c-di-GMP-I riboswitch aptamer from uncultured Steroidobacter sp., 89 nucleotides, folded computationally. The sequence was found by an Rfam model in a public genome assembly. Its mean pLDDT, the model's own confidence on a scale to 100, is 88. NCBI's taxonomy places the organism under Bacteria, Pseudomonadota, Gammaproteobacteria, Steroidobacteraceae, Steroidobacter.
RNA sequence: AUUUGCCAAGGGCAAACCCGUCGAAAGGCGGGGACGCAAAGCUUCCGGUCUGUCGGACUGUCCAGUCCUACGAUAGCGGGGCCGCCAAA
Numbered sequence: 001a002u003u004u005g006c007c008a009a010g011g012g013c014a015a016a017c018c019c020g021u022c023g024a025a026a027g028g029c030g031g032g033g034a035c036g037c038a039a040a041g042c043u044u045c046c047g048g049u050c051u052g053u054c055g056g057a058c059u060g061u062c063c064a065g066u067c068c069u070a071c072g073a074u075a076g077c078g079g080g081g082c083c084g085c086c087a088a089a
Base pairs, nucleotide, nucleotide: 002089003088004087005086012037013036017032018031019030020029021028022027035076041082042081043080045079046078047077048074049073050072055068056067057066058065059064
C1' cells in the first nucleotide's frame, strides 16, 4: 500500500418502543432502551422512498374536499465521493 473481517483486544454507534422537545407533516434533537451495524463516520452528487407547508389545478352554495408539486425528510434504501480504529493475509 492492497484485499479481507475467519481470530484477538480495547471499544464505538443505537432500530422498535417510552418520555421530553422542535416541526404543518415526513422527520429531527435530548434522555431511557437495544433490533441490528466493520464504516450504522461525514457528504443529498445520482436513483429510490416518505411527507405536502407555501404554491398551482379542479370540485363545491358554504363549511370544505380531491389531485399535482420539494425548496422539506431519509446517509439505518441503494450507488457515488471524502475520511478513519484494530486485526489477519
It matches the Rfam family "c-di-GMP-I riboswitch aptamer". Gene Ontology term of the family: cyclic-di-GMP binding.